[in-house]
RNA sequence: CUCCGAACAGGGCAAACCCGGCGAGAGCCGGGGACGCAAAGCCACGGGUCCACCACCUAUACGGGAAGAGGACAGCCGGGCUGCCGGA
Numbered sequence: 001c002u003c004c005g006a007a008c009a010g011g012g013c014a015a016a017c018c019c020g021g022c023g024a025g026a027g028c029c030g031g032g033g034a035c036g037c038a039a040a041g042c043c044a045c046g047g048g049u050c051c052a053c054c055a056c057c058u059a060u061a062c063g064g065g066a067a068g069a070g071g072a073c074a075g076c077c078g079g080g081c082u083g084c085c086g087g088a
Base pairs, nucleotide, nucleotide: 002088003087004086005085012037013036017032018031019030020029021028022027035075041081042080043079045078046077047076048073049072050071051070054068056065057064058063
């Protein structure tokens, strides 16, 4: 340095759900809590899924439609960067 593994050792993260907060929302932040995770560390580059404030269409209106612009998910997959222990 590369590949493999999670047995050893130190450990790490934290699903659902609940409470508080932010957001139009997807979702995010903090606390609790563990379903799981050898990168469940970081990054929206490609694919995918999700949202619908504004713009657009429809409609007397409520409402409905679709998704231009915009946004979210890294614990959906791929990719990029970094990393502890051990084996080859």

This is a predicted structure of an 88-nucleotide RNA (c-di-GMP-I riboswitch aptamer) from a Chloroflexota bacterium. The model forms 85% of the base pairs in the Rfam consensus. The coordinates come from a structure-prediction model, not an experiment, and the mean pLDDT is 87.